[in-house]
Context: one part of a larger RNA
RNA sequence: UGACGGGGGCCCGCACAAGCGGUGGAGCAUGUGGUUCAAUUCGACGCAACGCGAAGAACCUUACCCAGGCUUGAACUGCGAGUGACCACUCCCGAAAGGGAGCUUCCGCAAGGACACUCGUAGAGGUGCUGCAUGGCUGUCGUCAGCUCGUGCCGUGAGGUGUUGGGUUAAGUCCCGCAACGAGCGCAACCCUUACCCUUAGUUGCCCCCGGGUAAAGCCGUGGCACUCCAAGGGAACUGCCCGUGUUAAGCGGGAGGAAGGUGGGGACGACGUCAAGUCAUCAUGGCCUUUAUAUCCAGGGCUACACACGUGCUACAAUGGAUGGUACAGAGAGUUGCCAACUCGUGAGACGGAGCUAAUCUCGAAAAACCAUCCUCAGUUCGGAUCGAAGUCUGCAACUCGACUUCGUGAAGCUGGAAUCGCUAGUAAUCGCGGAUCAGCAUGCCGCGGUGAAUACGUUCCCGGGCCUGUAC
Repeated sequence: UGACGGGGGCCCGCACAAGCGGUGGAGCAUGUGGUUCAAUUCGACGCAACGCGAAGAACCUUACCCAGGCUUGAACUGCGAGUGACCACUCCCGAAAGGGAGCUUCCGCAAGGACACUCGUAGAGGUGCUGCAUGGCUGUCGUCAGCUCGUGCCGUGAGGUGUUGGGUUAAGUCCCGCAACGAGCGCAACCCUUACCCUUAGUUGCCCCCGGGUAAAGCCGUGGCACUCCAAGGGAACUGCCCGUGUUAAGCGGGAGGAAGGUGGGGACGACGUCAAGUCAUCAUGGCCUUUAUAUCCAGGGCUACACACGUGCUACAAUGGAUGGUACAGAGAGUUGCCAACUCGUGAGACGGAGCUAAUCUCGAAAAACCAUCCUCAGUUCGGAUCGAAGUCUGCAACUCGACUUCGUGAAGCUGGAAUCGCUAGUAAUCGCGGAUCAGCAUGCCGCGGUGAAUACGUUCCCGGGCCUGUAC
């Protein structure tokens, strides 16, 4: 100087406590281990691997296995020699890839050139190895408040001081003091969004007046941009004002006004560094290895296996519920290889149909929980829906291995879950539905959106993690 302590002091965090809801028990989905297999491709392993890479494995993807091919190669750049073809089309073999046969050049007077193929050669190729050779990117401590530098001063030196101390803060935030005085990276602010107001603009949005019209509706006309909204500019919050407190400071407590009050809420933003953390399979790249194969093409299979173990979820075990009918209110998105209305058919998935829309215009589109009415009356049930049988729909060359959905039938476990363990402090938890990316098809996952909307926090002794000072036999 650090690290460390079942030493001390001060402080913070859903860390504990106080609460609410879960996981751990059941069924299923999904990932992993293990086992199996011709192959079950590879990577990720405490927190920080395990609904992770994968924003979507039937073929493709695909890297794995088996079988069949090919060897200057599927793609790319040269050089030398040779040929006049090659492609397309037709026929034959074949699971396809591929092989064989037929047909067959262009420009130029010529030299030659273009193009293609064959042979040779240099190279090509590799999701082969090494993330402990690397770049780049990322996780984590941690949005924790820290990490340093110049000059000066102190010390033989390592180094110290500054950065410690007294207050204060979310903060090395600010104030005061001080052999220190300044500065940098971080903090904060500047950026985006949300909450209030004003100005400008008024179609595709809106409707205060008038008229028409309907079962109803800005549906239509006239008119308008007041309102809602949209989107550009601005305003507004600064401890600015008052009282108290504090050292007259920084600040803290209370109050007024205000849409908003002390960082208003949320996001983006991640210091010096740590973990030889992760990634050579995004990409790039050194070295090594391979070159009739570890390259490459193709058909089929596998990644979907199943005694079992774990993680993450979904659905439940019911009456604050289930079922049937009626009825109301969103936001944010997506759409021309697309979204698909009305009408008709079908119990339904869906089919038919063709209007509109490159979208504030048209479509997806029904929001659901809520509310009203009726039934069920505590039961393995009108709970629960696994599993299985049958018949279908759709996508797609193709749903056997191995898709999603529909209808009818079937109707398993499950009656609130041991030890243990997780999330959350407000428009949060809980609960309810909606959209999007990927995508032909496939979502309980992921990323977003709004609706309804709580309880609790005495406090910091204890558990976990972190910061500062101090101590030490390391």